């Protein structure tokens, strides 16, 4: 860079010691009943993979295990007198995988 997916799923322990939920701002949350990070173990099953295919599997390569990608972006559509709203469409940003 291209393509696909992102409303599903799955946490304990040790070290650590104040931040964290991508970035700025706002909101809403998590956190000394211990954040981030690292390690161990366990788990999940998104992609690759295995399977003729499907169902399925978790041995292997990644990934993941609070909250919809936590929510709020832009344009359009529908809705509302309006404010607004909508599991709508496309795009942007981001994450993951494959190439």
């Nucleotide at each position: 860079c291209u393509u696909a997916u992102c409303c599903a799923g799955a946490a304990a322990g040790a070290u650590g010691g104040a931040g964290g939920g991508a970035u700025a701002c706002g909101g809403c949350c998590c956190a000394a009943u211990g954040a981030a990070a690292u390690c161990u173990u366990a788990g999940c099953a998104a992609c690759c993979c295995c399977a003729a295919a499907a169902a399925g599997g978790u041995a292997g390569g990644u990934g993941c295990u609070a909250c919809u990608u936590c929510c709020g972006g832009a344009u359009u559509a529908c809705u509302u007198u309006a404010a607004u709203g909508u599991a709508a469409a496309u795009c942007a940003a981001g994450a993951u995988a494959a190439g």